[in-house]
Context: one part of a larger RNA
Order: sequence, then C1' cells, then structure tokens
RNA sequence: CUGGGCGUAAAGGACGCGUAGGCGGGAUGCCAAGUCUGAUGUGAAAUCCUAUGGCUUAACCAUAGAACUGCAUUGGAAACUGGUACCCUAGAGUAUGGGAGGGGGAGAUGGAAUUAGUGGUGUAGGGGUAAAAUCCGUAGAUAUCACUAGGAAUACCGAAAGCGAAGGCGAUCUCCUGGAACAAUACUGACGCUAAGGCGUGAAAGCGUGGGGAGCAAACGGGAUUAGAUACCCCGGUAGUCCACGCCGUAAACGAUGUCAACUAACUGUUGGGACCUUAAAGGUCUUAGUGGUGGAGCUAACGUAUUAAGUUGACCGCCUGGGGAGUACGGCCGCAAGGCUAAAACUC
Repeated sequence: CUGGGCGUAAAGGACGCGUAGGCGGGAUGCCAAGUCUGAUGUGAAAUCCUAUGGCUUAACCAUAGAACUGCAUUGGAAACUGGUACCCUAGAGUAUGGGAGGGGGAGAUGGAAUUAGUGGUGUAGGGGUAAAAUCCGUAGAUAUCACUAGGAAUACCGAAAGCGAAGGCGAUCUCCUGGAACAAUACUGACGCUAAGGCGUGAAAGCGUGGGGAGCAAACGGGAUUAGAUACCCCGGUAGUCCACGCCGUAAACGAUGUCAACUAACUGUUGGGACCUUAAAGGUCUUAGUGGUGGAGCUAACGUAUUAAGUUGACCGCCUGGGGAGUACGGCCGCAAGGCUAAAACUC
C1' cells in the first nucleotide's frame, strides 16, 4: 500500500449551499502528456537464479549466462484517459400554462375556554384524594347571570393526508416571498455529480437587554404517604414558557439507514398533475411525481429489508477498529456564562 465494514453489533456528519479536489453524456478531426510497442545507451562488483567446474561431499568457491522488473534518448501506434477545435441533445437548466400545499416573513381580525375584576341572584359549604389534610368561604365562597380586562393556544375540519433541506409548520383575511410536481412546445448546449476546508440554517433548555405574564410550572413553601420520602399524590408558587433584538449550536437532531445516477417480479390504498372512456353525477383505464401497506427474487448473523432496497452497480464525501479510563485531561479555536468543537496517554480487564 492492498484486503473489511457503518438499520439494530464500533461506525452516516443535525441539515443545506458551495470553494479546492475527485469523477463525468454522444459524434468527428488534430496533438501525443498518461498508455502500448521497437531500437540505442545505461542499470559497478558482489548477492539472487540457471548451467558447468573445483575442494572425498555439503556449506563454500570459480567461470559463463540470464536477470537487474528501473532511468534517459529516439522511432512508431492512436483504441482508452487527457488536451484542443468544432458539432449534437438523451444529462442539467431557461421560457410558457393551469393547478396543489399547516413552506417562510409581516400586518390586521375572530370565536370558544381558563383566570382576574365589578355588579346582580343566592346560602353554607367548596375544593381535593385511594382516603385525607394543608387551602378557599358568613369580611358571603362554590354555583349562576351580565359586563370589563389581559395573556396564551387555535376544538371541529384532521387523515395511513399535505408542505419544507433538516430543525419544523395547523383559526381567518391581506401583503411580500422560496421551492417542488405536471403538461406541451421552444430555447441554451455538458453549463453536470460529489464535496475536505468555508459559509449559512438549526427543537427544547439556557444566557443578555427591554417588554409581557392568563394558564402551566423547574426551584422553593406547606399538606399527606412512609421506617425515612430531599419523591410519586394534594394545596400554593418564582424563574421560565410569550414578544422584540442579540447569543448559545446541542438532542434517541431517528428511517438509529450520506448525496447523486442507472438497472431489477407482482398486488393494493392514498395525495398532486395530465390523457382517454363513460355518465345526470358518482365512476373506470392509463401515465407521471410523492406517500403508505402486503410480498417474491436477491441480500442479511438473524430480525428484517425488498423500485421510497438493507438488491445489482458506478461517482464522491463522512465515519469505525475490544471494554473501561473518556468524548475526559492538556493545548488550540469559539462563547457573556453555561459550555461547545477538536482530542490523547498512563493504567487496568
């Protein structure tokens, strides 16, 4: 250096964009760097290998040959890789069209409910639990009616459904805005794939400044339970949860399955688009892009997976190498901090 792997055994980066690099569609001509081939020079000797010979054999030694897989120069070949010129349209993209969608941002508006306040009715309980008690209530609670305030979340629709790169996204309306799919033509003409570094996005919790605070609720207080109860249950309750701006950068960030492309049985549901047939409508057949189920070959240690592959292949990246020590120490970078990223060893089994 090669050889093995990464759904669950160690191992896919949280996700995307993209630089270098790696890899890259079809036709023709040219070049000849890689590649192949001929010649020449060189590749010291010894060693190794082959043959013969010499010590009684062997080791050893001598002679000859081969070899020295390399390098340089030079002549040639042109299939492949590469370079160059020109062309192509199957990859990729642009334009056009009508549709789908909780995709993102901003603003406005609505109703239900909880809580609080004010007033009315009304009287002795309410609440809570396995049972209780703390707690609230004759200073009039709970219940009920009306009005007011404020915050947060948006029942039904709702789905195995949809959208988004992931995190994630759910009341209604308006404005701004991203992406994907489909149909039919036209255009560009390989413009592509992947992606070390890099840049951006990134749940919850947490942090900074300023607001907000209904409900819920770490911490905390009390009541129970218990041998104890720093818990589970109950009554309260502050950060926080919400908004704006700025940080943090991690999750079982999961499909525990990297991205892209090609090929490979069948059956069935569902969402978006399209074509055809039929119908009053519902509907049927086909196709394409998603999203589910069953299941064959194959694969797999098995479980399972199976055109949304974990099948058969190719391109590129990331990662793994016994358990503990340890995702720790040290150093570096980042952060206000909390901490994050990178990342050992001794020792031990």

The prediction has a mean pLDDT of 89. Predicted 3D model of a 349-nucleotide part of an RNA (small-subunit ribosomal RNA, central domain) from an uncultured bacterium. The full RNA is in RNAcentral, with records from ENA and SILVA.